[in-house]
RNA sequence: GUCCUUGUAGUGCAGUGGGUAGCGCGUUGGACUUCUAACCCAAAGGUCGUGGGUUCAAAUCCCACGAAGGAUA
Numbered sequence: 001g002u003c004c005u006u007g008u009a010g011u012g013c014a015g016u017g018g019g020u021a022g023c024g025c026g027u028u029g030g031a032c033u034u035c036u037a038a039c040c041c042a043a044a045g046g047u048c049g050u051g052g053g054u055u056c057a058a059a060u061c062c063c064a065c066g067a068a069g070g071a072u073a
Base pairs, nucleotide, nucleotide: 001072002071003070004069005068006067010025011024012023013022019056027043028042029041030040049065050064051063052062053061
């Protein structure tokens, strides 16, 4: 230099025939218990890497940029 992969909540990850963004763990509150843990219920927490484009509508499709990892010379 060229090519490929990844990026979504504090963390690990789902979600791509375009249609309201979810799960586990964690955090907070509650219930239970003599107390704690476990189990149970609920809540908070996301400009989906950045910027543009297409579309009635984009995490998803297209383009550019930047990040991490890998292949090749």